Predicted 3D model of an 87-nucleotide RNA (SAM riboswitch aptamer (S box leader)) from a Eubacteriaceae bacterium. It matches the Rfam family "SAM riboswitch aptamer (S box leader)". Rfam links the family to the GO term regulation of gene expression. About the family: The SAM riboswitch is found upstream of a number of genes which code for proteins involved in methionine or cysteine biosynthesis in Gram-positive bacteria. The SAM riboswitch acts at the level of transcription termination control. The predicted structure consists of a complex stem-loop region followed by a single stem loop terminator region. An alternative and mutually exclusive form involves bases in the 3' segment of helix 1 with those in the 5' region of helix 5 to form a structure termed the anti-terminator form. This entry represents the conserved core of the complex structure involving helices 1-4. Model confidence (mean pLDDT): 77 of 100.

RNA sequence: AACCUAUAAAGAGUGCGCGAGAGACAAGCUCGUUAACCGCACAGCAACCUACACUUAUGUAAGGUGCUAAAGCUUGAUGGAUGGGUG
Numbered sequence: 001a002a003c004c005u006a007u008a009a010a011g012a013g014u015g016c017g018c019g020a021g022a023g024a025c026a027a028g029c030u031c032g033u034u035a036a037c038c039g040c041a042c043a044g045c046a047a048c049c050u051a052c053a054c055u056u057a058u059g060u061a062a063g064g065u066g067c068u069a070a071a072g073c074u075u076g077a078u079g080g081a082u083g084g085g086u087g
Stems, first nucleotide, its partner, number of pairs: 002086006013042005021031003024078001025076004043068003048064002050061004
């Protein structure tokens, strides 16, 4: 690479840098020069892996990840993302 599997209506943001598009695609709708998206820093959320406690259920925790506009924004047909496993 490929394959299997789980997660997606809960939850959580500020600062600095950059400067025009961003929300995967189509249609809609929304966000954005009052600086979005993205990057970095710090902070936070969750509890997949992990650690500890516990008879179990479950709880606690930032060690490894993930996430912090809108139901994954909605619908549609396909894809993808992230975690775990096989290899």

The organism belongs to Eubacteriaceae, within Bacteria.